[in-house]
RNA sequence: GAAGUACGCUGGGCAAUCGCGGUUGCGAAAGCAAACGAGGAAAGUCCGAACACCAAAGGGCAGCGAGCCGGAUAACGUCCGGGCGUCCGCUUAUGGCGGAUGACGACAAGUGCAACAGAGAAUAUUCCAGCCUCGCAAGGGGUAAUGGGUGAAACGGUGAGGUAAGAGCUCACCGGCGUCGGUGGUAACAUCGGCGGCCAGGUAAACUCCUCGUGGUGCAAGAUCAAAUAGGGAAACGCAGAAUGUAAGCGGCCCGCUUACUGUCCAAACCGAAAGGUGAGGCGGCGUUUCCGGGUAGAUCGCUUGAGCCUGUCGGUAACGGCAAGCCUAGAUGAAUGAUUGCCAUUCGCCGAAAGGUGAAUACAAAAUUCGGCUUACAGGCGUACUUCGAAU
Numbered sequence: 001g002a003a004g005u006a007c008g009c010u011g012g013g014c015a016a017u018c019g020c021g022g023u024u025g026c027g028a029a030a031g032c033a034a035a036c037g038a039g040g041a042a043a044g045u046c047c048g049a050a051c052a053c054c055a056a057a058g059g060g061c062a063g064c065g066a067g068c069c070g071g072a073u074a075a076c077g078u079c080c081g082g083g084c085g086u087c088c089g090c091u092u093a094u095g096g097c098g099g100a101u102g103a104c105g106a107c108a109a110g111u112g113c114a115a116c117a118g119a120g121a122a123u124a125u126u127c128c129a130g131c132c133u134c135g136c137a138a139g140g141g142g143u144a145a146u147g148g149g150u151g152a153a154a155c156g157g158u159g160a161g162g163u164a165a166g167a168g169c170u171c172a173c174c175g176g177c178g179u180c181g182g183u184g185g186u187a188a189c190a191u192c193g194g195c196g197g198c199c200a201g202g203u204a205a206a207c208u209c210c211u212c213g214u215g216g217u218g219c220a221a222g223a224u225c226a227a228a229u230a231g232g233g234a235a236a237c238g239c240a241g242a243a244u245g246u247a248a249g250c251g252g253c254c255c256g257c258u259u260a261c262u263g264u265c266c267a268a269a270c271c272g273a274a275a276g277g278u279g280a281g282g283c284g285g286c287g288u289u290u291c292c293g294g295g296u297a298g299a300u301c302g303c304u305u306g307a308g309c310c311u312g313u314c315g316g317u318a319a320c321g322g323c324a325a326g327c328c329u330a331g332a333u334g335a336a337u338g339a340u341u342g343c344c345a346u347u348c349g350c351c352g353a354a355a356g357g358u359g360a361a362u363a364c365a366a367a368a369u370u371c372g373g374c375u376u377a378c379a380g381g382c383g384u385a386c387u388u389c390g391a392a393u
Base pairs, nucleotide, nucleotide: 001389002388003387004386005385006384007383008382009381010380012344013343014342015341016340017339018338020037021036023034024033025032026031039364043375044374046373047372048371049370050369051218052217053216054215058255059254060253061252063214064213065212066211067210068082069081070080071079072078083104084102085101086100087099088098089097090096091095105209106208110207111206112203113202127148128147129146130143131142132141133140134139156174157173158172159171160170161169175199176198177196178195179194180193181192182191183190184189222301223300224299225298232292233291234290235289236288237287238286239285245261246260247259248258249257262284263283265282266281269278270277271276308327309326311324312323313322314321315320345362346361347360348359349358350357351356
């Protein structure tokens, strides 16, 4: 210097003319003027919240979510830093440096799964050879750290003892695992030492177990005003008399809590000599829920000052936070935010020695309550890191 990969920023600018939207000011009004007017993803609707309603306030289970440690944040399944594992590269080479990545608690708590092959697939083995032994032999018994076979995967390594032969069977050392301590670290963890023959594969992105967390619905949430109709019709449940009653209300369930729970009516039947009492059921009433039918579908609010943005400074490895000062930057409602011209910028092609000229093109895409993330799309330009190639010193 070129190319590639990953990440980050940007992603057209200026001027004029005309047009559109709400706000503000002036105006009786018509209208005039000013400033402003679609993004980094506005997309997806995948997470989290603010806010609103479910009358108020709790507990448990289920369901759902998270899963190494520490921190950031309103919170998150997000972000930052560190640890461990795995992979890649460099190197002064079994150590160090750099980069990438992990859906990173638990597999003898339980239940499962791993086709086929194989003797055997997990507290699971002897198929063939090998070694030892019985037998004339065929064949039998024992063993298996050795050589094979099957398979993705088949019960730690070296040496010695022991044995008929052999095996952690025993021992020494090493490795793994468990446990107890020392040192460093907030911690995950690292490292050193003691004890223990404990040597028990994979899979939880299988069900599950453990630990922690967690209401629901959503701006088409909701609130107010106005108007109109048929304040219509039907059904179910409840209406007790002190009892852990009945019904309803926070959704899936249970508990708890709260609220409500009638009438001087009619009445079969029964008791009673009578007076009178009990009273299924009926007719009204109240409460809750469901269904059918009818009317209205208009206006205002919610609606944009925000966990806001730019700059500086302080703290912190960083994410981020504190302080100071400045700024106000769409609120539409069938839905505005646009069109034309000129110049400039970038890219590509052509002409040209060059300067320059000329032609074409300029990505993904569009607010609808707001915000923090994640995911996806993106022509061109700029920057950082890494890799490869080339040149020079």

A computed fold for a 393-nucleotide RNA from a Pyrinomonadaceae bacterium, annotated as Bacterial RNase P class A.
Its Rfam family is "Bacterial RNase P class A". Its family is annotated with ribonuclease P activity, tRNA processing and dimeric ribonuclease P complex in the Gene Ontology. It is annotated as a ribozyme.
The sequence is in RNAcentral, with records from ENA.
A source record names the gene rnpB.
Model confidence (mean pLDDT): 76 of 100.